Overview
c-di-GMP-I riboswitch aptamer from a Gemmatimonadota bacterium, 84 nucleotides, folded computationally. Rfam family: c-di-GMP-I riboswitch aptamer. Rfam's curators write: GEMM was predicted in a large-scale screen for bacterial structured RNA regulatory elements. Its mean pLDDT, the model's own confidence on a scale to 100, is 88. The sequence was found by an Rfam model in a public genome assembly. Of the family's consensus pairs, 80% are formed in the model.
[in-house]
RNA sequence: GACCGAAAAGGGCAACCCGCAGGCGACUGCGGCAGCGCAAAGCAACCGGUCUCGAUCACGAAGAGAGACAGCGGAGCUACCGGG
Repeated sequence: GACCGAAAAGGGCAACCCGCAGGCGACUGCGGCAGCGCAAAGCAACCGGUCUCGAUCACGAAGAGAGACAGCGGAGCUACCGGG
């Protein structure tokens, strides 16, 4: 250092639900309750995927374009403890 997460220690994150705020929306931020789960559930939309809005006209399971999701998969970057 690649790789691994059985046991241990100290810890970390936080689904659902509720409130407030933002957004046309997907959804996001903060707070509350709680603890579905997570060894990258840390960062980040590069590829695929899903979802939202949608110019247009052929009015549709079409679609320029614009967005959301990292807790859907892959690739990338960084990292605690232990093994090695």